[in-house]
RNA sequence: CCUCGACAAAGGCAAACCCGUCGUAAGGCGGGGACGCAAAGCCAUGGGGCCUUCACGGAUGGAGGCAGCCCAGCCGCCGAA
Repeated sequence: CCUCGACAAAGGCAAACCCGUCGUAAGGCGGGGACGCAAAGCCAUGGGGCCUUCACGGAUGGAGGCAGCCCAGCCGCCGAA
């Protein structure tokens, strides 16, 4: 350094739910709260998937959302076996 990831150390994030707020909605943001997480950091204009909404008789298409669904990409803390 690479792989890897410990009942290690230091620190970090924060599901459900509740409150506030924005949005038609999916959902976002802030506060509380911890189920979990070694990328639960970034990326939705890389690919797949899921969700919402609009149009259409439908196939389908448009617009949006999810990175805590997976793969790829970018960046990164610690160091036992």
Background:
c-di-GMP-I riboswitch aptamer from a Solirubrobacteraceae bacterium, 81 nucleotides, folded computationally. The model forms 100% of the base pairs in the Rfam consensus. Taxonomically the source falls in Solirubrobacteraceae (Bacteria, Bacillati, Actinomycetota, Thermoleophilia). The prediction has a mean pLDDT of 87. It matches the Rfam family "c-di-GMP-I riboswitch aptamer". Gene Ontology term of the family: cyclic-di-GMP binding. Rfam's curators write: GEMM was predicted in a large-scale screen for bacterial structured RNA regulatory elements.